Molecule: transfer RNA
Organism: Actinomycetota bacterium
RNA sequence: UGGGCCGUGGGGUAACGGUAGCCCGACGGGUUCUGGCCCCGUUAGUCCUGGUUCGAAUCCAGGCGGCCCAG
Numbered sequence: 001u002g003g004g005c006c007g008u009g010g011g012g013u014a015a016c017g018g019u020a021g022c023c024c025g026a027c028g029g030g031u032u033c034u035g036g037c038c039c040c041g042u043u044a045g046u047c048c049u050g051g052u053u054c055g056a057a058u059c060c061a062g063g064c065g066g067c068c069c070a071g
Base pairs, nucleotide, nucleotide: 001070002069003068004067005066006065007064010024011023012022013021018054025043026042027041028040029039030038047063048062049061050060051059
């Protein structure tokens, strides 16, 4: 420099263009002599800026970041 893939809570992972869900974690509570297990509740997310659309995590354009391949 060219080509390809990817970007979703603190971590992992889903989501025909139509309510962003699940698991782990964290926090509060219950249970326990204490801790763990278990139970209840809470927390927190679509990389950025535009465009298309009644409606965008999803489609399109341009950026940013990461990985792979080629030179």